[in-house]
Context: one part of a larger RNA
RNA sequence: GACGAACGCUGGCGGCGUGCUUAACACAUGCAAGUCGAACGAUGAAGCCUUAGCUUGCUUUGGUGGAUUAGUGGCGAACGGGUGAGUAACACGUGAGCAACGUGCCCAGGACUCUGGAAUAACCGCCGGAAACGGUGGCUAAUACUGGAUAGGUGCCAAGGCCGCAUGGUCUUUGGUUGGAAAGAUUUUUCGGUUCUGGAUCGGCUCGCGGCCUAUCAGCUUGUUGGUGGGGUAAUGGCCUACCAAGGCGACGACGGGUAGCCGGCCCGAGAGGGUGACCGGCCACACUGGGACUGAGACACGGCCCAGACUCCUACGGGAGGCAGCAGUGGGGAAUAUUGCACAAUGGGCGCAAGCCUGAUGCAGCAACGCCGCGUGAGGGAUGACGGCCUUCGGGUUGUAAACCUCUUUUAGUAGGGAAGAAGCGAAAGUGACGGUACCUGCAGAAAAAGCACCGGCUAACUACGUGCCAGCAGCCGCGGUAAUACGUAGGGUGCAAGCGUUGUCC
Numbered sequence: 001g002a003c004g005a006a007c008g009c010u011g012g013c014g015g016c017g018u019g020c021u022u023a024a025c026a027c028a029u030g031c032a033a034g035u036c037g038a039a040c041g042a043u044g045a046a047g048c049c050u051u052a053g054c055u056u057g058c059u060u061u062g063g064u065g066g067a068u069u070a071g072u073g074g075c076g077a078a079c080g081g082g083u084g085a086g087u088a089a090c091a092c093g094u095g096a097g098c099a100a101c102g103u104g105c106c107c108a109g110g111a112c113u114c115u116g117g118a119a120u121a122a123c124c125g126c127c128g129g130a131a132a133c134g135g136u137g138g139c140u141a142a143u144a145c146u147g148g149a150u151a152g153g154u155g156c157c158a159a160g161g162c163c164g165c166a167u168g169g170u171c172u173u174u175g176g177u178u179g180g181a182a183a184g185a186u187u188u189u190u191c192g193g194u195u196c197u198g199g200a201u202c203g204g205c206u207c208g209c210g211g212c213c214u215a216u217c218a219g220c221u222u223g224u225u226g227g228u229g230g231g232g233u234a235a236u237g238g239c240c241u242a243c244c245a246a247g248g249c250g251a252c253g254a255c256g257g258g259u260a261g262c263c264g265g266c267c268c269g270a271g272a273g274g275g276u277g278a279c280c281g282g283c284c285a286c287a288c289u290g291g292g293a294c295u296g297a298g299a300c301a302c303g304g305c306c307c308a309g310a311c312u313c314c315u316a317c318g319g320g321a322g323g324c325a326g327c328a329g330u331g332g333g334g335a336a337u338a339u340u341g342c343a344c345a346a347u348g349g350g351c352g353c354a355a356g357c358c359u360g361a362u363g364c365a366g367c368a369a370c371g372c373c374g375c376g377u378g379a380g381g382g383a384u385g386a387c388g389g390c391c392u393u394c395g396g397g398u399u400g401u402a403a404a405c406c407u408c409u410u411u412u413a414g415u416a417g418g419g420a421a422g423a424a425g426c427g428a429a430a431g432u433g434a435c436g437g438u439a440c441c442u443g444c445a446g447a448a449a450a451a452g453c454a455c456c457g458g459c460u461a462a463c464u465a466c467g468u469g470c471c472a473g474c475a476g477c478c479g480c481g482g483u484a485a486u487a488c489g490u491a492g493g494g495u496g497c498a499a500g501c502g503u504u505g506u507c508c
Stems, first nucleotide, its partner, number of pairs: 001507003005504005012375006018368002020333001025331003029328003034075003039072002042069001047064003052059003082286003092210007101203002106199008114148004123138006155177005160171004184191002212258003219249003224246008261283004265276004288309005311322004339365001341364003347361001348359004378408004388399004412449001414444005422435001425432002452497005457478003463492005473480002
């Protein structure tokens, strides 16, 4: 000098930030991922028209109308948010490579969207179960599922041209062969569907170099190192497998052990460099512990599934349910870290043609001097140098222009009146701001409501008195204290900082 700090004393206001560093300990409760009726069958509210009964404002028949949504289906749920356990590794940073790869939504371009079929949920019955939930029979629809047709695309074979960086790449080339597409909705205009080519974006893989400690770890290794055949993947590869060879790494530190998420950055320093990785941004890893796959463009998936384990809960004892390292909040641990708040108004995201719905992302508010910055606690005058305190050589000195008193001002706080921008957009229009009656402006009253903390032997700015008597105590180092202590305690005075001041801890 710095801090995500804590503790002690003290504490007026505002702005901007920051706030479980410990138990990746366990979690009550609420919320944190839905949306689309312009994909589909169902459901059919209000209103309107109409029929009948009459109690004259109610009931009822039929139609229209479409609100609403459990279910099928689509997209999303792989983003956003959290944490740092693990990891010394191509995890990260940086620079290259892929003639070894993928990419939903988006953009550009080309072509197409033909013809059939069988089911199933919802629903209606019946049945089982305490529940969670399930079984069975019977209908029904689709942009759900599926057969066929078509196809400058795919794979393979043969021939040819061009090119390169080893394997090779490429083509409006030619011929043969192979198994492959599609879906409608809306109503007057759009939104869709299939396939191919290219782009963009995002990812996957490989490599050079770089960044901890330890030799009181010296040898390590059998899928190990390489090859061939096969499998697997979007893709290369011992990634996996069979066979063959016996290799591969290591004092330029292998192997083992310890510690640790990495970086942009942050702190210190003139720099070299040392330390660190809170907040914000990028990457990685994880989601009760361990394992596994399914779906999908994308996961081996925080609020999905299955299995095992520990723990908790419900139970009719047969069986079930759960996962806050999301936002709040609780217990526990700890020196220590906040509200079970408001709003989708803005920004952004998901779905939807849209209106809109959802969004503890986000925007705000609340708490905390935790930090930084700003402001205030008054200004000018005022000497009989008042009273009081303290000291005294008893003359006085000092507190001290300090107070009183006079003349002013009114920041902030208080109170009253006015009162935003942020709104682009959306909506036919009316209208639409959580923050917030906030910021800001104006008026009013009154010096009125607002100063402490540490230190004063030397280092180091600042001294006297009393008390104590190697006691009580102080102390960062040197050291003070045993009867005149500037070093302990108190008082007066002084010095330094100031809404803070000191102490402790850590780094330079």

Small-subunit ribosomal RNA, 5' domain from an uncultured bacterium, 508 nucleotides, folded computationally. Its Rfam family is "Bacterial small subunit ribosomal RNA". RNAcentral holds the full RNA, with entries from ENA, Greengenes and SILVA. The prediction has a mean pLDDT of 85.